The prediction has a mean pLDDT of 77. The RNA shown here (Glycine riboswitch aptamer) has 105 nucleotides and comes from an Anaerolineae bacterium.
This record gives sequence, structure tokens and C1' cells, in this order.
RNA sequence: UCAGGUCUGUCGCGAGAGUGCGCCGCCAGGCGCCACCGAAGGGGCAAGUGGUCCGCAGGCUGGGCUGGCCACGAAACUCUCAGGUUCAGGGAGCGACUGACCGCA
Repeated sequence: UCAGGUCUGUCGCGAGAGUGCGCCGCCAGGCGCCACCGAAGGGGCAAGUGGUCCGCAGGCUGGGCUGGCCACGAAACUCUCAGGUUCAGGGAGCGACUGACCGCA
């Protein structure tokens, strides 16, 4: 110099579902109930991988196959704990700029 990656900051885009009922209120909002949503966060798992055990084939070892159990194991899938359900705010993710770090050559 520089492919790529992670993160900080600023800006832009950014879905869903109740202006539900009751109570309190310092009128900002809070609590309870019912219904609903998934895109803060969190939980679950498929292939696969590893371990272990029974069985099968195999002259021995190494190893192979079938099955059981355990562990690891992604998502925008799934659960709805948390969060949310006019606007606003928040919002996974994407883009632009910015700076820091890692780093191919």
C1' cells in the first nucleotide's frame, strides 16, 4: 500500500400486533386482566462432529456398518421468559461517512 473481518461514533432506510377493559395518578405515567406481535436481549433444534455402549461382518491390530445414550451444534425457523401492540420512542438488519483493532498479499 491493501482483499477481508470485528467494533466505536454520526446520519439515512427499517416490519408486525389493542388509541382494548378496569383501577390509581403528581396527568409524565404506573398496576391488573383479556387478546395479539416477533426484528432489542434470552431459551430450543437439523444436518454434521466428538465421546461412550450393545450388536454385526472381519485371522490380529488399526478401522468399518447399524442402533441407543451423552456433549457440541445456525437462522429472519421455533418458544414468547423478557420486550412490544395510534403517533413518538425503541427496533434485528442494510447503506454512507468516520475512527480503532485484527489481518491476506